[in-house]
RNA sequence: UUAUUUGCUUAAUCUCUUUUGUUUUAUAAGAGAACGGAGGACCCAUAUUUGUGCGUAAUGUACUUGGGGUGAAUCUUGAAUGAAUCAAGUAGGGUAACUCACAUACCCGAAUCCGACAGCUAACUCCGUAAGCAUUCAGUGAGGGAA
Numbered sequence: 001u002u003a004u005u006u007g008c009u010u011a012a013u014c015u016c017u018u019u020u021g022u023u024u025u026a027u028a029a030g031a032g033a034a035c036g037g038a039g040g041a042c043c044c045a046u047a048u049u050u051g052u053g054c055g056u057a058a059u060g061u062a063c064u065u066g067g068g069g070u071g072a073a074u075c076u077u078g079a080a081u082g083a084a085u086c087a088a089g090u091a092g093g094g095u096a097a098c099u100c101a102c103a104u105a106c107c108c109g110a111a112u113c114c115g116a117c118a119g120c121u122a123a124c125u126c127c128g129u130a131a132g133c134a135u136u137c138a139g140u141g142a143g144g145g146a147a
Base pairs, nucleotide, nucleotide: 006134007133008132009131013033014032015031016030017029018028034129035128036127037126038125039124044119051063052062053061054060066117067114068113069112070111075089076088077087078086079085092108093107094106095105096104098143099142100141101140102139
C1' cells in the first nucleotide's frame, strides 16, 4: 500500500431484477423490505413585533443579522480589545467484541442546511441510506447463547 475477516461511530443496511462482465464480486439502472428525517388539520398552545440590496403592474431575485432544521455536539470563563483562532471547563454523547448493571480507563463535545419562513399535528405529501475509522485480546455480578 492492497485484499479479506472481525468490530466501531452513524438512520445510512438487506433482498430481488436488468445491464456490463471469462466466473464470482464490483460498476450502472430500477423495485421491494427495513431504518431515519422534514412538511402538514381540528383541539391545545403562542403571538399581535415582520431584516438588507436589486427589480416588477404583480409574481420575483440575491444575501444573512431575525428565526428554524439535521446532529450528542449546548453553554460559561479567559487570552483580549473586535473577527478568526487558542486554552480550561460544561449540558450532552461514545467505546472497552452476546445483553444489562456496576467499577475503572480512554475519547467526542463538530460540522452543515433552509433563506424572512415552518408550534403541536390524524389523513396525506416529500426526502435520506453517505462519510469516516480500529476500542478489546478475557474487570466484577446476573442473565442468555453455543459446543
This is a predicted structure of a 147-nucleotide RNA (c-di-AMP riboswitch aptamer (ydaO/yuaA leader)) from uncultured Priestia sp. It matches the Rfam family "c-di-AMP riboswitch aptamer (ydaO/yuaA leader)". Rfam links the family to the GO terms regulation of gene expression and cyclic-di-AMP binding. The RNAcentral record of the sequence draws on MGnify. The coordinates come from a structure-prediction model, not an experiment, and the mean pLDDT is 78.